[in-house]
Molecule: small-subunit ribosomal RNA
Organism: Planctomycetota bacterium
């Protein structure tokens, strides 16, 4: 430079939203296991736990061409050759190869070096191989022992042993010392000494890298080095004597814990993080633990000795072993394989070879354990979409070309045949695998598909079953009767001879952020300086190079990864060549940066000089106003306190009020948003002492600076010690209230403390700006403090500039947002501190500090999906303004007390049917329960059913009607008399028979539809548009007005739509038209249709804006004039919208009333007005008829009425004067009878014509004369009328007698603002009959409203919130119950590492005797030395009686502590009390609401 590769998110806190943050998921891997399931091949891989204990075989032997015997076989008559076999001496192997990972945090490993070394077998040079000698195994004989195995004697050889010569050798004081060799066998060779170098291993030393943990902080006596020496192949305190006091650590010593390391392997874009199974490289280790010997080489896996632990023999004297070699076995364990063929290949030991030996190694088996690969069929088959499943809107869909069926194929399977390559080597011989791979050929779809899923993440839905059960699950969550989430069944998705699940690792996680993270409010800035280390560190120049760049060398093992190729039919797999290996080390070379050296500047920094403010600090001294105590003195009944009271003081004189003293503590106004100080903090005035700042002028030093783990030092309040002080206040404490209780909140007293000393202790705070220090840059406005400069003036104020502080607002910019913003929370730099989810917890153990309280420093185990910032929309608030409503006051009448209707509770009852329950139920469903209704209860029937469609069959009929039986009737028996139709298919009835009906029987929390309620309140939304990451927000907030989001004004909002008015009805005036009824007629009272009319008109006063004058007064400009300013004053005028009054008018500000009912609230009311999913019951019926009875019961309770209590009123008479209405199975006049209810007749009326019809209040007139009455009718008895199959339970009405309660209503309460309350009557529904209810109708006809404090309810707009199922909310603690962890603990019990002492094996050294074949052997001692034993500490675990806290658990007690001002604001420290939350008292913070005043800033 240039190719090339290369980063994905999702769900879950909320009403919603944006942002911190955790948990969870999707993807890959693994020596894995488990579940479920399996057809074949190829490559791989397979005791991770007990380095636990093994049986049995095998795993290292070779060489007769080193040696001597012995045996067998064969030749042969022996002798003796020639094969061989075991054992024996030698001589090489056996320190290799093959297992393990136990220990060990180190020069073990890795990587580059380094000097003071060895090195068998190999190579490659030279020299040499002389000459002697004495033994010993075997082997014979004797002996001991169960065995193992030993002792003794006698014989023998060698390439065994030995001793002499000799040598290029070594060592030397140059005199000398010392120092090799071995044959074999036959002729070529094989070997043996020595010396040299190679080469390979290999020992030893050095730089750099290697795990946690500081709740391990100080370690070390061979320690550090020195000098002599041992010793080793070598260096060295490696050892050992003598010396010297050193060595090592905050760049983490030492000490615990945990681990072989490493190529590499998984994961990832990558940096990285996690692994060290297989294969290689290096250590270590071989039952524990120790020592040595042989050898080149070991301090030795399948040698040796001693100890100990197991374990096996034994004749009890003794012996024997070491699978962490391949096979197999027990045992633990979630789990890991045949007691296999072969030495054909490859390789290694040993021979001269031939060969032998090899559990190395090649190969088989066995395990889906892993990766590759193949295969379970292919092709037609659908106008027959078969049959069975499922499902269904009942028509059909799906499973699905899927099968049947037909045609083909034959990988694989079976079964025969053929048939490599692995074999190299002059010929021959020689394959465990192997019945091998391959290839032919035959049979025939034949032998072969399963798992998990299917709510969202996350690819895939239906039904049945279950009903918060059973049960699912990775997170979220699902399931309480319509479950796509449970289970079953179909269906459909992934993968596939596998699939799932569970452990573990990397991703995902930017979630420990070097890449690439933060810290005002979310988890995080140290309480504040001062300073060490240690990091960073101005301008210029010269030199220099261990950082720094750039070459070039050498390494960086193979293998794996990557690229490009090859070979197995692909592929896994295997193999070739290539690149790469970011490292590390050496030369070489540059000098910008950065270091170090000189030497220098002045801008940072810092001194001098002058000036200047200040509650800045420590000390003394004083002043004044308040309290409060004593004493007097006036003086009398009270004082005090509180929401209201009490305790309390006072007639022994308070309190008040004056005068004198006296004693503390704090310092009003001045004062502020100011000043000063590092932080804490400092406030009267005077005075001494004394630290810091900042301005100006020059001058000086000459980076001297920034930051700041450790250290030091200050450090509110409260609380500790000593010792003083005490005035007021005041925890604690006592008492009085309050109160359900009040360990509080109010009140009265009142101790510690508050002060003052000891520079005493403590050392913590919401010690905040919740905002580390220090430097640079980046618009600006305005305030203020305390300097300077300029203009300016006689000087000064005032103006402009400028530096240091201290506030407000604000641009860009950041921010999750708020909010910040030159006093940064913008944009860079240094440096420190701190953070990694909630909750256990700032707790526990451990260590430091402290008199104590306690501080600082600081976990886990368990638990939970969350915890949390900030804005948003709502709901709320014992928060705020503002407005309105018969909402309250001002009125009038009630209600609540009595009686009686009626309705509900509740009690009864066989049943007293069901439904409504604050407001928004209770004269409501019911506009009308004696049967009927009617759902309830008793009792007697019926069962395809009383009513309904359809199919089959049969039979012509059913049915009306007349009489009789049984029954309480349904109904069942008998019986008279009447009885189709037809097109001939059939209609209609009925019997049977089956599809089915029926249910006022659950569910109004599955619904439709209707309603009721907030409320006829004035609100509620949408389009486009702006704003904001976004929920959302603007419109709809403001200001004025209104009955009104009603209308103007304004304005990043411009329109709209649902609501509001308005349209519609009634009634009030008017005009037109018509004319059944009225009326003798005209008419047109009247009635009906239609239109008119009111709106924005007209006049007068208020009120609010604007505009402008005259008058007066006062200042300025030199003056009297004049003109300008400021005031004063009330006029004109304009315009506004509203209020009040007024003319006109029938009606006046919406003329009166109705109908209308917005988004939506209450899972509000109805499944019994209907309709309707679902479930439910259907022959002893929850169906359906029938009689009776209940719905009407009756110690109470309530709610709606009705009639009274009387004189504005009762009784008689007597005279007037309406409307809506309604009537043919009906209103029913006139006439008669009856006291009457009513009856007899029955005219007129289908009604403006007839009739209900009498209006009552009211008005004359009279009696009653204030009583329980000439009030007031309840209850009851008597006899009557009406309806009606039928008035007993149960029915209205009439007469008569009877003649209760009640004399005006407690606490509380309810309605109404005008033709209204109040009062009087009259009609209708429903109905046979039943009206105090309900719905209308009209007759008489008021009173009051100052206003909006307060009660209720609405609305808007503002605030606070931890509510959002929305204050009938949220939430706290203690207790009681169960369950878990952990932590303390008086003791009990292990395990570790060390020290001190004892004893003290084996074995190296070494003394000292004896013996000797001089090689050395024995006996005895010394040093050191493993295990073992005592001790006394140390450290880590286990268990534990007891006591404390923690955490979790749908419905336990007690309280109500936080959230709104949470009803006492809360909350940080700190002391003191209490059941508990928590209260209080000192200090502090705002992370408070509310009101007010002041100041700042904006706008005008």
């Nucleotide at each position: 430079u240039u190719u090339u590769a290369g980063u994905a998110g999702a769900g879950u806190u909320u009403g919603a939203u944006c942002c911190u943050a955790g948990c969870u998921c999707a993807g890959g891997a693994u020596g894995a296991a488990u579940g479920c399931u399996g057809g074949c091949g190829g490559c791989g891989u397979g005791g991770a736990u007990a380095a636990g204990g093994c049986a049995u075989g095998c795993a290292a032997g070779u060489c007769g061409a080193a040696c001597g015997a012995a045996c067998u076989a064969u030749a042969u008559u022996u002798a003796u050759a020639u094969a061989g076999u075991g054992a024996g001496u030698g001589g090489c192997g056996a320190a290799c190869g093959g297992g393990g990972u136990a220990g060990u945090a180190a020069c073990a490993g890795g990587u580059a070096g380094g000097a003071a070394c060895g090195u068998a077998c190999c190579a490659u040079a030279g020299a040499g191989u002389c000459g002697c000698g004495a033994a010993u195994a075997a082997c014979g004989c004797u002996g001991g022992g169960a065995a193992a195995c030993c002792a003794g004697u006698g014989c023998u050889a060698a390439u065994a042993c030995g001793c002499g010569a000799u040598a290029u050798g070594u060592c030397u004081u140059c005199g000398g010392a010392u120092g090799a060799a071995a044959g074999a066998u036959u002729u070529a060779u094989c070997g043996c000494u020595c010396u040299a170098u190679g080469a390979u291993c290999g020992g030893c030393c050095u730089g750099c890298c290697u795990a946690g943990u500081a709740u391990c902080a100080g370690c070390u006596u061979g320690u550090u080095g020195g000098u002599a020496g041992u010793g080793u192949a070598a260096u060295g305190g490696a050892c050992u004597a003598c010396c010297a006091a050193g060595g090592c650590u905050a760049u983490g010593a030492c000490g615990c814990u945990u681990a072989g390391g490493g190529g590499a392997g998984g994961u990832g874009a990558g940096a990285g993080c996690c692994u060290g199974a297989c294969c290689c490289c290096c250590a270590c280790c071989a039952a524990u633990g120790g020592c040595a010997c042989u050898g080149a080489g070991a301090c030795a896996c399948u040698g040796g000795c001693c100890a100990u632990a197991c374990u096996c023999c034994u004749a009890c004297g003794g012996g024997a072993g070491g699978c962490u070699g391949c096979a197999g076995u027990c045992g633990a364990g979630a789990a890991u394989c045949u007691u296999c063929c072969g030495c054909a290949a490859u390789g290694c030991a040993c021979g001269a070879a031939a060969g032998u030996g090899u559990g190395a190694c090649g190969g088989a088996g066995c395990g889906a354990c892993g990766c590759c690969g193949c295969g379970u069929g292919a092709u037609g088959g659908a106008u027959u979409g078969a049959a069975g499943u499922a499902c269904u809107u009942a028509g059909g869909u799906a499973u699905g070309u899927a099968a049947a069926c037909a045609u083909c194929u034959u990988u694989u399977a079976u079964g025969a045949g053929u048939g490599a390559a692995g074999a190299a080597a002059u010929u021959a011989u020689u394959g465990a695998c192997a019945u091998u791979a391959g290839c032919u050929c035959a049979u025939g779809a034949a032998u072969a598909a399963g798992g998990g899923g299917u709510u969202c993440c996350u690819a895939a839905c239906c039904a049945c079953g279950u009903g918060c059960c059973a049960g699912c699950a990775g997170g979220a969550g699902c399931g309480g009767u319509a479950a796509u989430a449970c289970g079953u069944g179909g269906a459909c998705c992934c993968c596939a001879a596998g699939c799932a699940u569970u452990a573990u690792c990397c991703g995902g996680a930017a979630u420990c952020a070097c890449u690439g993270g933060g810290c005002g409010u979310a988890a995080a800035g140290g309480g504040u300086g001062c300073g060490u280390a240690g990091g960073c560190g101005g301008u210029a120049u010269u030199g220099u190079u261990a950082g720094u760049c750039u070459u070039u060398u050498g390494u960086g093992a193979a293998a794996g990864a990557c690229c490009c190729g090859g070979g197995c039919u692909c592929a896994a797999c295997c193999u070739g060549g290539g690149g790469a290996a970011c490292g590390c080390a050496a030369a070489a070379g540059a000098a910008a940066c950065g270091g170090c050296a000189a030497a220098a500047c002045u801008a940072g920094a810092g001194u001098a000089u002058g000036u200047g403010a200040g509650a800045g600090g420590u000390a003394a001294g004083u002043a004044g106003a308040a309290c409060u105590c004593u004493c007097g003195g006036u003086g009398u009944a009270g004082g005090g306190g509180u929401g209201a009271a009490a305790u309390c003081c006072g007639u022994u004189g308070a309190u008040a009020u004056c005068g004198a003293g006296g004693g503390g503590a704090a310092u009003a106004c001045c004062a502020a948003a100011a000043g000063c100080g590092a932080a804490g903090g400092c406030a009267g005035c005077u005075u001494a002492c004394u630290g810091g700042c900042a301005c100006a002028u020059u001058a000086c030093u000459g980076a001297c600076g920034c930051u700041g783990a450790g250290g030091c030092a200050c450090g509110a309040a409260a609380c500790c010690g000593u010792g003083g002080g005490u005035a007021g206040c005041g925890a604690a404490u006592g008492g009085g209230a309050u109160u359900a209780g009040a360990u509080a909140c109010c009140c009265c007293a009142g101790u510690a403390g508050u002060c003052c000393a000891c520079u005493g202790g403590c050392c913590u705070a919401a010690a905040c700006g919740a905002u580390g220090c220090a430097g640079a840059c980046u618009a600006g406005c305005u305030a203020u403090a305390c300097g300077g400069a300029g203009u300016a003036u006689c000087g000064a104020c005032c103006c402009u500039c400028u530096g240091u502080g201290u506030g407000g607002c604000g641009c860009a910019g950041c921010u999750a947002a708020c909010g910040c913003g030159u006093u940064a929370a913008g944009u860079c730099u240094g440096c420190c501190g701190c953070c990694u989810g909630g909750g256990a917890a700032g707790u526990a153990c451990g260590g430091c500090c402290g008199c104590a309280a306690g501080g600082c420093u600081a976990a886990a185990a368990c638990u939970c999906a969350a915890a949390g910032g900030a804005a948003u929309a709502g709901a709320c608030g014992g928060g705020g303004a503002c407005u309105c409503g018969c909402a309250c006051a001002a009125g009038c009448g009630g209600u609540g007390g009595a009686u009686c209707a009626u309705g509900u509770g509740g009690u009864u009852u066989a049943a007293u049917u069901c439904g409504u329950c604050g407001a928004u139920a209770a004269g409501c469903g019911a506009a009308g329960a004696a049967c009927c209704u009617u759902a309830c209860c008793a009792a007697g029937g019926c069962u395809a059913g009383a009513a309904a469609u359809c199919u089959a069959c049969a039979c012509g009929a059913c049915g009306c009607u007349u009489u009789c039986c049984a029954g309480a009737a349904a109904u069942g028996g008998a019986u008279u008399g009447c009885u189709u139709c037809u097109u001939c298919g059939g209609a209609c009835g009925u019997g049977u028979a089956g599809a089915c009906a029926g249910g006022u029987g659950a569910u109004g929390c599955a619904u439709g539809g209707u309603c009721g309620u907030c409320g006829u309140c004035a609100g509620c939304u949408c389009g486009u548009g702006g704003c904001u990451u976004g929920a959302g927000c603007u419109g709809u907030u403001c200001c004025g007005u209104u009955a009104a989001g009603u209308c103007g004004g304004g304005u990043a909002a411009c329109g709209a739509g649902c609501g509001c008015a308005a349209c519609c009805c009634u009634c009030g005036u008017c005009g037109u038209g018509u004319g059944u009824u009225a009326u003798a007629u005209g008419u047109g009272u009247c009635a009906c249709a239609c239109g008119a009319g009111a709106c924005u008109g007209c006049c007068c006063c208020c009120u609010c804006u604007u505009u402008g004058a005259a008058u007066g007064c006062g200042a300025a400009u030199a003056a009297u004039a004049a003109u300008u300013c400021g005031u004063u004053g009330g006029c004109a005028a304009a315009g506004a919208g509203g209020g009040g009054g007024g003319a006109g008018g029938a009606a006046g500000g919406a003329g009166a009333g109705g109908a209308u009912g917005a988004c939506g609230c209450c899972a509000g009311a109805u499944c019994a007005g209907c309709a309707u999913g679902u479930c439910c019951c259907u022959u002893g019926a929850u169906g359906c008829c029938u009689u009776g009875g209940g719905c009407u019961a009756c110690a109470c309770a309530c709610g709606u009425g009705a009639u009274a209590c009387a004189a504005u009123g009762g009784g008689u008479g007597g005279u007037a004067c309406a409307a809506c209405g309604g009537g043919u199975c009906g209103c029913g006049a006139c006439g008669g009878a009856g006291u009457a209810a009513u009856c007899c007749u029955g005219a007129g009326c289908c009604a403006a014509u007839c009739c209900u019809a009498a209006a009552a209040a009211a008005c004359c007139a009279u009696c009653c004369u204030c009583a329980g009455u000439u009030c007031g009718g309840a209850u009851u008895g008597u006899g009557g009328g009406c309806u009606g199959c039928a008035a007993c339970u149960c029915g209205c009405c009439c007469a008569c007698a009877u003649g209760a309660a009640g004399u005006c209503g407690g606490a509380a309460u309810c309605g109404c603002u005008a033709g209204u309350a109040a009062u009087c009557g009259c009609g209708g529904a429903u109905c046979a009959g039943c009206a105090u209810g309900c719905c209308g109708c009209g007759g008489u006809g008021a009173a009051u409203a100052c206003g909006u404090u307060c009660u209720c309810g609405a609305g808007u707009c503002u605030u606070g919130u931890a509510c959002u199922c929305a204050c009938c909310g949220c939430c706290c603690g203690u207790c009681a119950a169960u369950u878990c962890a952990a932590g303390g603990a008086a003791g009990c019990c292990g395990g570790g590492g060390g020290u001190g002492c004892c004893c003290g094996a084996a074995g190296u050294c070494u003394g000292u005797g004896c013996g000797u074949u001089u090689g050395u052997g024995c006996a005895u001692g010394g040093c050191c030395g493993a295990a073992g034993g005592c001790a006394a500490a140390u450290u880590u675990g286990g268990u534990a009686a007891c006591a404390g806290g923690g955490a979790a658990u749908a419905a336990g007690u007690c309280g109500u502590a936080a959230c709104a001002a949470g009803g006492c604001a809360c909350g940080g420290c700190u002391a003191g009390c209490g059941g508990a939350a928590g209260c209080u008292g000192g200090u502090c913070g705002u992370g408070g609401a509310u009101c007010a005043a002041u100041u700042c800033c904006a706008a005008u």